[in-house]
RNA sequence: GGGCGCGUAGCUCAACGGUAGAGCGGUCGCCUUAUACGCGACUGGUUCUAGGUUCGAAUCCUAGCGCGCCCA
Numbered sequence: 001g002g003g004c005g006c007g008u009a010g011c012u013c014a015a016c017g018g019u020a021g022a023g024c025g026g027u028c029g030c031c032u033u034a035u036a037c038g039c040g041a042c043u044g045g046u047u048c049u050a051g052g053u054u055c056g057a058a059u060c061c062u063a064g065c066g067c068g069c070c071c072a
Base pairs, nucleotide, nucleotide: 001071002070003069004068005067006066007065010024011023012022013021018055025043026042027041028040029039030038048064049063050062051061052060
């Protein structure tokens, strides 16, 4: 330098173009003499950035940024 993939909650990951969810985590409560386990409720987001397409974009297109892999 060229090609490909990835970027979403604190972490690991989902999500036909139509209200962004799950598990773990955190907080509170129940249970217990107490802790743990278990149970219940709550808490969670500028979907990497900037544009474009669209009635509507996490999703499609373009450019950029970061990370990884391959080729040179």

Background
This is a predicted structure of a 72-nucleotide RNA (transfer RNA) from a Candidatus Parcubacteria bacterium. Lineage of the source: Bacteria > Bacteria candidate phyla > Candidatus Parcubacteria. Rfam family: tRNA. Rfam describes the family as follows. Transfer RNA (tRNA) molecules are approximately 80 nucleotides in length. Model confidence (mean pLDDT): 83 of 100.